[in-house]
């Protein structure tokens, strides 16, 4: 000088599934009934795709985490038994299910790190 793999940082793209049900708060909104000259001010239900917590149930896979093949290696001498060992597959702990946002494996470019080798 300088590569693949690999790591970092930017910037881009990125899916899937219940606006679930039920309680309690709050704060809004439209009557009603009392008190009043007004202005307001109590007071007991009601709404509904809001704000927060609780508790059930579905369901979704692409933060992260759990398993697990084929191959290797050991032991046995056998059909077998251990270890290692992947993933977008699996499970669904976490975690996530109107839109926005947030997070998102993975994937482009672009820096820069690294290294083989000249």
């Nucleotide at each position: 000088c300088g590569a693949c793999a690999c790591c970092u940082c930017a910037c881009u793209g990125g899916a899937g599934a219940g606006a679930g049900a039920c309680c309690a708060c709050g704060g809004g909104c439209a009557g009603c009934g009392c008190c009043a000259g007004c202005a307001g001010g109590c007071g007991a239900g009601g709404c509904g795709a809001c704000g927060c917590g609780g508790u059930c149930c579905a369901c979704c896979g692409a933060a992260g985490g759990g398993g697990c093949a084929a191959g290797c290696g050991c032991c046995a001498c056998a059909u077998g038994g251990c270890g290692u060992c992947a993933a977008u597959c699996u499970c669904u702990c976490a975690g996530g299910u109107a839109a926005a946002g947030c997070g998102g494996a993975c994937a482009g470019c672009g820096a820069g790190g690294g290294c083989a080798g000249c």
A computed fold for a 118-nucleotide RNA from Sphaerotilus sulfidivorans, annotated as Glycine riboswitch aptamer. The model forms 90% of the base pairs in the Rfam consensus. The RNAcentral record of the sequence draws on Rfam. The coordinates come from a structure-prediction model, not an experiment, and the mean pLDDT is 78. Lineage of the source: Bacteria > Pseudomonadati > Pseudomonadota > Burkholderiales > Sphaerotilus. Its Rfam family is "Glycine riboswitch aptamer". About the family: This family represents the bacterial glycine riboswitch.